[in-house]
RNA sequence: GCUGGCGUAGCUCAGUAGGUAGAGCACUUGCAUGGUAAGCAAGAGGUCGCAGGUUCAAUCCCUGUCGCUAGCA
Numbered sequence: 001g002c003u004g005g006c007g008u009a010g011c012u013c014a015g016u017a018g019g020u021a022g023a024g025c026a027c028u029u030g031c032a033u034g035g036u037a038a039g040c041a042a043g044a045g046g047u048c049g050c051a052g053g054u055u056c057a058a059u060c061c062c063u064g065u066c067g068c069u070a071g072c073a
Base pairs, nucleotide, nucleotide: 001072002071003070004069005068006067007066010025011024012023013022019056027043028042029041030040031039049065050064051063052062053061
């Protein structure tokens, strides 16, 4: 330099032939206990790496770019 994969909640990861985002763990509150842990219930937390484009509508499609990773040279 070229090619491919990945980037989504604090962490690990789903997701959809485009219709407005979820799980587990962690966190907060409550229940419960003599108390703690476990358990149960509720809640908060994400401009889906970034910037453009297409579209009525983009996490998803297209282009560029950044980071990580694998292969080739």

Model confidence (mean pLDDT): 81 of 100.
This is a predicted structure of a 73-nucleotide RNA (transfer RNA) from Priestia flexa.
It matches the Rfam family "tRNA". It is annotated as a transfer RNA.
Taxonomically the source falls in Priestia (Bacteria, Bacilli, Caryophanales, Bacillaceae).